[in-house]
Glycine riboswitch aptamer from an uncultured Synergistales bacterium, 88 nucleotides, folded computationally. It was read from a public genome assembly, where an Rfam model found it. The coordinates come from a structure-prediction model, not an experiment, and the mean pLDDT is 83.
């Protein structure tokens, strides 16, 4: 000195699903019905092994967390900064 990708941070955008009942308006608790895109579980091909164990992704899958008026939250995408850093 170029700056592919990678990581954090700010700002846009951002969905699904009972303003359920009882206590006691929300919050928390207790029942019951849903939701998937915080987070987490889980496997295919494949690689591995004499076989085996093992290794193995996801917006899928479970619904453990979380959520089911409004606020918060929210994955994935843009933009902008910093930090590393392939390659040239």
């Nucleotide at each position: 000195a170029u700056g592919a990708g990678g990581a954090a941070u700010a700002c846009a955008c951002g969905a699904g699903a009972g303003a359920g009942c009882c206590u006691u308006a929300a919050a928390a608790g207790g029942c019951c019905g849903c939701c998937g895109a915080a987070g987490g579980u889980g496997c295919a091909a494949a690689c591995g092994u004499a076989a085996a164990a093992g290794u193995g992704a996801a917006a899928c899958u479970c619904u453990c967390a979380g959520g089911c008026a409004a606020a918060a939250a929210g994955a994935u995408u843009g933009u902008a900064u910093u930090c590393u850093g392939a390659c040239a």